[in-house]
Context: one part of a larger RNA
RNA sequence: AGACGGGGACCCGCACAAGCAGAGGAGCAUGUGGUUUAAUUCGACGAUAAGCGAGGAACCUUACCUGGGCUCGAAAUACAGCUGCACGCCGCUGGAAACAGUGGAAGCCUUCGAGGGUGCUGUAUAGGUGCUGCAUGGUUGUCGUCAGCUCGUGUCGUGAGAUGUACCGUUAAGUCGGGUAACGAGCGCAACCCCUGUCCCGUGUUAUUAUGUCACGGGAGACCGCCUCGGAUAACGGGGAGGAAGGUGGGGAUGACGCCAAAUCAGCAUGGCCCUUACGUCCAGGGCUACACACGUGCUACAAUGGCUAAGACAAUGCGUUGCCAAACCGCAAGGUGGAGCUAAUCGCAACAAACUUAGCCUCAGUUCAGAUUGAGGGCUGCAAUUCGCCCUCAUGAAGCCGGAUUUGCUAGUAAACGCAUAUCAGCCUCGGUGCGUUGAAUACGUUCUCGGGUCUUGUACU
Numbered sequence: 001a002g003a004c005g006g007g008g009a010c011c012c013g014c015a016c017a018a019g020c021a022g023a024g025g026a027g028c029a030u031g032u033g034g035u036u037u038a039a040u041u042c043g044a045c046g047a048u049a050a051g052c053g054a055g056g057a058a059c060c061u062u063a064c065c066u067g068g069g070c071u072c073g074a075a076a077u078a079c080a081g082c083u084g085c086a087c088g089c090c091g092c093u094g095g096a097a098a099c100a101g102u103g104g105a106a107g108c109c110u111u112c113g114a115g116g117g118u119g120c121u122g123u124a125u126a127g128g129u130g131c132u133g134c135a136u137g138g139u140u141g142u143c144g145u146c147a148g149c150u151c152g153u154g155u156c157g158u159g160a161g162a163u164g165u166a167c168c169g170u171u172a173a174g175u176c177g178g179g180u181a182a183c184g185a186g187c188g189c190a191a192c193c194c195c196u197g198u199c200c201c202g203u204g205u206u207a208u209u210a211u212g213u214c215a216c217g218g219g220a221g222a223c224c225g226c227c228u229c230g231g232a233u234a235a236c237g238g239g240g241a242g243g244a245a246g247g248u249g250g251g252g253a254u255g256a257c258g259c260c261a262a263a264u265c266a267g268c269a270u271g272g273c274c275c276u277u278a279c280g281u282c283c284a285g286g287g288c289u290a291c292a293c294a295c296g297u298g299c300u301a302c303a304a305u306g307g308c309u310a311a312g313a314c315a316a317u318g319c320g321u322u323g324c325c326a327a328a329c330c331g332c333a334a335g336g337u338g339g340a341g342c343u344a345a346u347c348g349c350a351a352c353a354a355a356c357u358u359a360g361c362c363u364c365a366g367u368u369c370a371g372a373u374u375g376a377g378g379g380c381u382g383c384a385a386u387u388c389g390c391c392c393u394c395a396u397g398a399a400g401c402c403g404g405a406u407u408u409g410c411u412a413g414u415a416a417a418c419g420c421a422u423a424u425c426a427g428c429c430u431c432g433g434u435g436c437g438u439u440g441a442a443u444a445c446g447u448u449c450u451c452g453g454g455u456c457u458u459g460u461a462c463u
Stems, first nucleotide, its partner, number of pairs: 001463002003460003007457007015447002019410005026300008034291002042053002064286007077124006089104006108116002127275002130273003136269002138264003141260001143258001148187006154163003167178003193252004198220007223246001226240005302403001306362007318349003323342002328337003369400001374395007416439007
């Protein structure tokens, strides 16, 4: 100088407390461990792994296994030799295909320089999701959007170093004021950026009868500016007026010096090592989907603030030409036929969005709760749904009556509840992710305690 303390002082955070809704029990979905397996590819492991890489594993993907093939190779570059050469195309044979063999048709271009193209052979090389993230770049997580981390000159100290950055107030903040052997400065904080809330101006199609809503662009507005009280007259704090908004208005992007030899050689790049008729590469099938069990994350429930039936009402974000697909017709339905419109403020997805409201039935029961599982019949995508897709109809109708110890999220348009859209995508295991709107709470006395963090100080047998 740090680090640590079941030392001290002060302060902060959904950290506790006060509340609301959950998890832990059940069924299912999903990830992981374990076990199994020919293979169940690999990585990630307290917080900071486990609905994570994966924003789509039937083939492909695919890296794994089994089997069958190829060896200048599936793709790239250079050189040398040969080349109207082969590849490719159409057949035949073997085959699961890849591939191998065989037959046929067609068969180079040119500025005439042997130049170019193609193929074959040879060489140099290629190739490797093989190892090392403890050789690395780049990127990322966490502490933490916490308020810290440093430098120049000066001063002090033999020196390591200190000071500045301590103190008194204040702040969300090393924010600002005062004071001060320090005076200044940098990276962080804040502001500048984006979205949103109010108003004004301009422009406007595809929206409107019209005004407007709306869309796009520009501007105004909030600064403790005004009043009052407190305070060192300061910084600032409490209250009030006006205002759409008040003291950072709300949200986002933005993550200092560093820590964890944290994560990633499988996104990419890359040193070194290793393989080179194989650890490369092509193909078929299988596996990544196994199942005594254990854990994580979710969904659906256990019902009457409910379930079912009928009728009625109100959104926003998005997406669409290999696409979205209207009307009409067929089908109980999934879906099919159909073909209008739309490169989309025009047309479509799209429906009355669902929770909600009204009326009726159910009357506390393993039920008109719950829907797992299983049987049968269908639909769709796709070369192909057996391993291993999704959906519909009928039948079946399991566990489950609110969950031990323990534990998670959340302070307002938040939690909770409700649906809608979308990326990936042929299809889909999506109950996941990312957004969008609708309905819309309770509680915070307080900082003793738990966890994490900051400043100062103290102790130390640690560095």
Molecule: small-subunit ribosomal RNA, 3' major domain
Organism: Patescibacteria group bacterium